[in-house]
RNA sequence: UGCCGAGUUAGCUCAGUCGGUAGAGCACUUCACUCGUAACGAAGGGGUCGUAGGUUCGAUUCCUAUACUCGGCAU
Numbered sequence: 001u002g003c004c005g006a007g008u009u010a011g012c013u014c015a016g017u018c019g020g021u022a023g024a025g026c027a028c029u030u031c032a033c034u035c036g037u038a039a040c041g042a043a044g045g046g047g048u049c050g051u052a053g054g055u056u057c058g059a060u061u062c063c064u065a066u067a068c069u070c071g072g073c074a075u
Stems, first nucleotide, its partner, number of pairs: 001074008011026004020057001028044004050066005
């Protein structure tokens, strides 16, 4: 440098849907509890699903291109 494969989703680690409007744990905020803190308990906020197009009534999901990360093969 080329080819092939996997991955990219919430602050972090990761699920998810053979296309119908996205979740968990931890973290964060508030409340309750406590003499106080932590833990436990309750409630809540937070994501245009890497980017850009295409197909579709509808795309995180299917198709194409592209960026980045990892692995394999070749040189």